[in-house]
RNA sequence: CAGAAUGAACGCUGGCGGCGUGCUUAACACAUGCAAGUCGAACGAGAACUCCCGAAGCUUGCUUUGGGAAAGUAAAGUGGCGAACGGGUGAGUAACGCGUGGGUAAUCUAUCCUUGAAUUCGGGAUAACUGACCGAAAGGUGAGCUAAUACCGGGUAACAUCGCAUUUGCCUUGGCGGAUGCGAUCAAAGGCAGCCUCUACAUGUAAGCUGUUGUUCGGGGAGGAGCCCGCGUACCAUUAGCUUGUUGGUGGGGUAAGAGCUCACCAAGGCGACGAUGGUUAGCUGGUCUGAGAGGAUGAUCAGCCACACUGGAACUGACACACGGUCCAGACUCCUACGGGAGGCAGCAGUGAGGAAUUUUGCACAAUGGGGGCAACCCUGAUCCAGCAAUGCCGCGUGGGUGAAGAAGGCCUGCGGGUUGUAAAGCCCUUUCGGUAGUGAAGAAAGGCCCUGUGUAAAUAGCAUGGGGUGUUGACGUUAGCUACAGAAGAAGCACCGGCAAACUCUGUGCCAGCAGCCGCGGUAAUACAGAGGGUGCGAGCGUUAAUCGGAAUCACUGGGCGUAAAGGGUGCGUAGGCGGUUGCUUAAGUCGGAUGUGAAAGCCCUGGGCUUAACCUGGGAACCGCAUUCGAUACUGGGUAACUAGAGUCUGAUAGAGGGUAGUGGAAUUCCGGGUGUAGCGGUGAAAUGCGUAGAUAUCCGGAGGAACACCAGUGGCGAAGGCGGCUACCUGGAUCAAGACUGACGCUGAGGCACGAAAGCGUGGGGAGCAAACAGGAUUAGAUACCCUGGUAGUCCACGCCCUAAACGAUGAGAACUAGCUGUUGGGGGUGACUGGCCCUUGGUAGCGAAGCCAACGCGAUAAGUUCUCCGCCUGGGGAGUACGGCCGCAAGGUUAAAACUCAAAUGAAUUGACGGGGGCCCGCACAAGCGGUGGAGCAUGUGGUUUAAUUCGAUGCAACCCGAAGAACCUUACCUGGCCUUGACAUCCCCCGAACCCUUGAGAGAUUGAGGGGUGCCUUCGGGAGCGGGGAGACAGGUGCUGCAUGGCUGUCGUCAGCUCGUGUCGUGAGAUGUUGGGUUAAGUCCCGCAACGAGCGCAACCCUUGUCCUUAGUUGCCAGCAUUUCGGAUGGGAACUCUAAGGAGACUGCCGGUGACAAACCGGAGGAAGGUGGGGAUGACGUCAAGUCAUCAUGGCCCUUAUGGCCAGGGCUACACACGUGCUACAAUGGCCGGUACAGAGGGAGGCGAAGCUGCGAGGUGAAGCAAAUCCCAGAAAACCGGUCGUAGUCCGGAUUGGAGUCUGCAACUCGACUCCAUGAAGUCGGAAUCGCUAGUAAUCGCGAAUCAGCAAGUCGCGGUGAAUACGUUCCCGGGCCUUGUACACACCGCCCGUCACACCAUGGGAGUGAAAUGUACC
Repeated sequence: CAGAAUGAACGCUGGCGGCGUGCUUAACACAUGCAAGUCGAACGAGAACUCCCGAAGCUUGCUUUGGGAAAGUAAAGUGGCGAACGGGUGAGUAACGCGUGGGUAAUCUAUCCUUGAAUUCGGGAUAACUGACCGAAAGGUGAGCUAAUACCGGGUAACAUCGCAUUUGCCUUGGCGGAUGCGAUCAAAGGCAGCCUCUACAUGUAAGCUGUUGUUCGGGGAGGAGCCCGCGUACCAUUAGCUUGUUGGUGGGGUAAGAGCUCACCAAGGCGACGAUGGUUAGCUGGUCUGAGAGGAUGAUCAGCCACACUGGAACUGACACACGGUCCAGACUCCUACGGGAGGCAGCAGUGAGGAAUUUUGCACAAUGGGGGCAACCCUGAUCCAGCAAUGCCGCGUGGGUGAAGAAGGCCUGCGGGUUGUAAAGCCCUUUCGGUAGUGAAGAAAGGCCCUGUGUAAAUAGCAUGGGGUGUUGACGUUAGCUACAGAAGAAGCACCGGCAAACUCUGUGCCAGCAGCCGCGGUAAUACAGAGGGUGCGAGCGUUAAUCGGAAUCACUGGGCGUAAAGGGUGCGUAGGCGGUUGCUUAAGUCGGAUGUGAAAGCCCUGGGCUUAACCUGGGAACCGCAUUCGAUACUGGGUAACUAGAGUCUGAUAGAGGGUAGUGGAAUUCCGGGUGUAGCGGUGAAAUGCGUAGAUAUCCGGAGGAACACCAGUGGCGAAGGCGGCUACCUGGAUCAAGACUGACGCUGAGGCACGAAAGCGUGGGGAGCAAACAGGAUUAGAUACCCUGGUAGUCCACGCCCUAAACGAUGAGAACUAGCUGUUGGGGGUGACUGGCCCUUGGUAGCGAAGCCAACGCGAUAAGUUCUCCGCCUGGGGAGUACGGCCGCAAGGUUAAAACUCAAAUGAAUUGACGGGGGCCCGCACAAGCGGUGGAGCAUGUGGUUUAAUUCGAUGCAACCCGAAGAACCUUACCUGGCCUUGACAUCCCCCGAACCCUUGAGAGAUUGAGGGGUGCCUUCGGGAGCGGGGAGACAGGUGCUGCAUGGCUGUCGUCAGCUCGUGUCGUGAGAUGUUGGGUUAAGUCCCGCAACGAGCGCAACCCUUGUCCUUAGUUGCCAGCAUUUCGGAUGGGAACUCUAAGGAGACUGCCGGUGACAAACCGGAGGAAGGUGGGGAUGACGUCAAGUCAUCAUGGCCCUUAUGGCCAGGGCUACACACGUGCUACAAUGGCCGGUACAGAGGGAGGCGAAGCUGCGAGGUGAAGCAAAUCCCAGAAAACCGGUCGUAGUCCGGAUUGGAGUCUGCAACUCGACUCCAUGAAGUCGGAAUCGCUAGUAAUCGCGAAUCAGCAAGUCGCGGUGAAUACGUUCCCGGGCCUUGUACACACCGCCCGUCACACCAUGGGAGUGAAAUGUACC
């Protein structure tokens, strides 16, 4: 991170319907309207209206007025009931508030149901009203009239209440229920309808009757309410003590009711580690979300309970309130006011402001359901039912279906062929859900009312009550749902993602920028990760993002984790509470198990039916609710009780070992100091020194003395102790352990939060002591510095007594106890057995060590002394840092200890093991690596390359080794890529098309040339006669061209480690794995070369060999090479001849540790020797493993991408690459006598030669010129090799050394030597007298030295590559420097030590503090 889920919000988008849901924030403030009234069948009065009768006026159907009747209405009042329900909100509350189960024998209950009895006689007021007064208003004052189901009194009354007495049942805090007798106390209200049977008046009424409703006193029920109790119910112990009405008693009071509920007195209790008190947070629950579950989170909508109603307090009324739309008081706020006073409370429904990321209409109706009042009709009802708004959620539907390949166009990609979008579209054929228009049209309605009728009551056909039938009516929603018709594919698709996790890929742009990002991480010129596009994937009227929840997370682990080294065992013991606990009976039945009963509201979840076309949704039934309570049983286990037991534990007797502890004494060695003797110049100390001590006599040495501390040898993975720790010897006091055999007690045990005790060193306090040692301090050294390491001194301290401190890597980094689970070996303390009795062996027990099986472990490792297998108890851990820190508490004299966070920050931190690399780690080994030598470089002049600088340009590349006489085997032009100037634009070069002309050659004008103009010559080859090939010129476009960029996009090639001896694989084995083994080990080698051993056995690339060359011999061959013998000779192998030798160049032989001796392991091999031209790879070369360095090269070449296209391409002339204050590298020549110069004399090898090498001869001092013979070369030429040798000279000098530089004169090459060639001659004659720090090469035909040749090349070498001549010195050895190989070890490194990494400081930013103060709020306060 993927999942699920939300009262959500935001972004983009938006067709329809059904069902839900909608201020989570300010219990912030509220304009306006509505949300609780009703009853005339309780009562008085009663405007207005209707009807009837009369009167007046006249416009003769109107107005005014008087009386009456009925209905009794509006507004207001008395009275009754309701307003304590319904509706809202969650501020408070951690509580008997809620949940669950009980109790009430400690209680109440209006309306409703049922039941018993009663409903009697009186009385006086009062509102309304009338008129008067006060006030702005709200409202009020006093006077008069009147009614009641308002109020009051009397009487009566019980199965009510109380008292007394008798009696009985039940249970129980001495109460409840029943029965009997006597006494006392307490009631009421009437209304309405009908009727004349009774009664009274007398003819119809009511005081009568009937019915009904109400009222009063009781009993019972239902429902409701109060109080009490058990259990459960958030976090903090950095909140540990709280409490005075507090806890209890007695007696008053109080309540419907128990109670310190309240009061007086008395007692001193009560609560708390099973968490009181305090603080913070929070309404609780059914449920909801998630999860396999256990759990975790949550408490919107719906339902139950509680609390609240502007804030705080209080009571009144009432059945019920301490009351949301009541009262009073106080406060804050708002409003009205005439300033005197008043009014108000949306957390009801709408709505407004504010707050906020954010949450709706000031709608309709009482038609239904329900509620209040009423006899009822009916009235009221923002409860409720509906509608409106919002994709806010869940569910359903649609946005079309079929066919359709020319695989259209367009887009995108492309390897240019094509692919893909894609049957997608178009086209053709269909359909019409939803939406639109028009029509039709259920159900939600049952009642009540009226009519008829049955039954009951009654005198009754009345009335009333209650059934049945009929009749007409009642709909907010509503333009309802549904159905039908019509037209037409018509009106209806988006969002996110496509690097991995995680389904889905390409192009372009960008270039560590812009940006992305949940984590890892993308982006620095080829980005599947940014942005856009094409394509794809997912979901779909939605899709993404954000927030918060559960999951994954076994990452707090009950289910279900850990603590040797990752975080984690307390420093150690004793022990309180607590937890756990041996064997056998009996008993009990608390835990435990089983049955039954009650309860566990409804809704929800689950199962199963049913209803809306389906689903969501609604509805019937069931299951479940894992819980609690009561009751009846069971008794194995646990617990309680009781009786026993001895195996745990302990006691006694007898032995044993021990640095166990404490106190007192005592001993010798040594250090130091003091005194004395001897003795003389040093001592001491170090890497080396110095400070220090010493001629005032040290050190050294001898004798004597003082004092303190520590106890050599013994001494040991030996002993003892709980740990810390304990070491001379002796005595005393004292703790523990072990062994053997018996006796005794009888579970007395284990662990152990708090608590108590002990607890190294250092440190602290008081007083002693102080030899040595030695923080601090001082001095001397070292060093860049040296507040260190080293040295000389030296104070606390170290020692003792007493008192504190209480921590350590207090470690076995391993808590204590118990049981079980292979062995072997050592050591220590006991006991037993046995033996040949000095030794030994066997058994057993307590310690302490080393290996090791099973098992465990991430591995390392542990392994009877467990880190194995189990049980009991305690302590501790939960990513790193911040931090064992801050604050608070406790302890301490202090130092400090203990307990112990958070903000913030990181994506890691950590363990064990692996492979490398590295180490101023170790072992072994090698190399001109050092050493031993020889010669150089670094100093001079010159040459050359580079840096730098300069310049129009000084083209570009190479940059430690591994760039720098390198690319360049050779820049005057060319080369040439650079610069300046002048020109060309299909191009200097390639392919294709068209036209013309053979090609080509010669002469000439202009120009610096490129270029351009003119003239002349020339007509070829093939042919199927059309033309074609080749070449030249012209034209158009495709294209050419680029030494332009990227060597970090590449191929190829190369350098380097390194010619170092390594690098790997298959199979097997070991390991969870990375990996290991093989490849390590013992020898040996130049070598991973070989031998032996071995969980390895084999194999590959490297090594070696095979190849070339050189060294010896043989065979073959004998010219151009050779000449021994023979002959000739001009004396030159010149000639004849020879084929022996040298040589040439083809083939062979030879060398293999083969032989001998020794060493070694009987091996490999090494050492020595013989023979041999050569001996252990004979010398040299070619040959370069896996890989490393993003090493070098895009300028050899090739090549992706990018860039230029009248130029970054092409042509030309001139210039530049050759500059010059400097710096560095590589060379040459020297500084001289081992030499220079002059003269003479000798000896090579390997090469080259036709646009070539060029002889002899002649000529010039010379470079050279002339000359032309010979030679495509074992024949001729380059070509005289030089050093060397012989003779001469110079004589240590800036020279007869050295030759730079410069002047003059020449030669050669070349179109051309000015910039800018080489050489010659004459003259000139610089620096330099052997080179600082430093540094290079070389081990034998090598170094050194001497010349010769070749490539490049017209010419140009001090460079490069080759060749031969002369020809040394040294290597003890591997300590050190450098590089390398193997094994091993440590590691915090892996870009691999040029690594990693710590702290201060500077600057910027983030978070959090302090801060002179300032503003607001809350709280406290007698004052300040």
Overview
Small-subunit ribosomal RNA from an uncultured organism, 1424 nucleotides, folded computationally. The coordinates come from a structure-prediction model, not an experiment, and the mean pLDDT is 84. Rfam family: Bacterial small subunit ribosomal RNA. Rfam links the family to the GO terms ribosome and structural constituent of ribosome.